[in-house]
Molecule: Glycine riboswitch aptamer
RNA sequence: GAAGGAAUCUCUGGAGAACUCAUUGAAUUGAGUGCCGAAGGUGCAAGGCUGAAGCUGAAUCUCUCAGGCAAAAGGACAGAGCUUACGGA
Numbered sequence: 001g002a003a004g005g006a007a008u009c010u011c012u013g014g015a016g017a018a019c020u021c022a023u024u025g026a027a028u029u030g031a032g033u034g035c036c037g038a039a040g041g042u043g044c045a046a047g048g049c050u051g052a053a054g055c056u057g058a059a060u061c062u063c064u065c066a067g068g069c070a071a072a073a074g075g076a077c078a079g080a081g082c083u084u085a086c087g088g089a
Base pairs, nucleotide, nucleotide: 004086006084007083009081010080011079012078013077018033019032020031021030022029034069035068036067040065041063043061047056048055049054
């Protein structure tokens, strides 16, 4: 101590998908059938490693375990700002 990316925090934006029956003061609770993917988690292509078996290995892909299907909350991701360490022109 220039660029740069990283992490925490703050602010802003932020998608998808539900009906039926019963029940309740209530979108409350229960049951049935269905649906969604963008918290988290599962799986793996190329490539790499290995004598081999096999191991490793990404996503908004995949599964739908968890979660979700009014609003609120949550929310991957994106933008802005602060701080921190890294970085080292």